[in-house]
Notes: c-di-AMP riboswitch aptamer (ydaO/yuaA leader) from Halalkalibacter nanhaiisediminis, 150 nucleotides, folded computationally. The model forms 92% of the base pairs in the Rfam consensus. Model confidence (mean pLDDT): 75 of 100.
RNA sequence: UACCUUUAAUCGCUUAAUCAUUUAUUUUAUGAGCGGGGGAACCAUUUUGACGGUUAAUUUACCGUCUUGGGGUGAAUCUUAAUGAGUAAGAGGGGGUACUCUCAAUCCCUAAUCCGACAGCUAACUUCGCAAGCGUUUUUUGGAGAGAAG
Repeated sequence: UACCUUUAAUCGCUUAAUCAUUUAUUUUAUGAGCGGGGGAACCAUUUUGACGGUUAAUUUACCGUCUUGGGGUGAAUCUUAAUGAGUAAGAGGGGGUACUCUCAAUCCCUAAUCCGACAGCUAACUUCGCAAGCGUUUUUUGGAGAGAAG
C1' cells in the first nucleotide's frame, strides 16, 4: 500500500414499522406520528365446497377440522417454453446510485404469509400493527429548487 474477515460506533437502505414521557431495573403504560382491517346510505354485485359430531331419521340449525372457491397484508402479477417438480426468458410492477424532485445511464427485487366458505365501496363508529432484514455511492449525467460558506 492492497485484499479478506470479525467487533463496536456513526451514517445510510428496504419497510407503516419512528419519536417522546413514564414504569421497572429482564418486564410496563401513555401520548404524538405513520400504517392496516371491519363497518351505512347511494352505486355495484347476485356462481360456489369437503369431512366429522349433536338430533330417532331427512332437511334445517349449531360446533369442530381442512383447503380446491373466495378474500386480506405486500411491488411481488401475467404470458411463453420445458418439466414429475425445480427452471429460463419476456412484459408489467417495485427499489438503490448520500440535500430534495426529475431526465438519462446503470445495478438489483418480483417473495412470504394470514383468514377459513366468509367480508364490494363505505360517513359515524370500531379494531389492530410499529416487526424483521441489510450496507447503495465515494461526489454517475443534465435540468430545476433548497441550504451552507465566501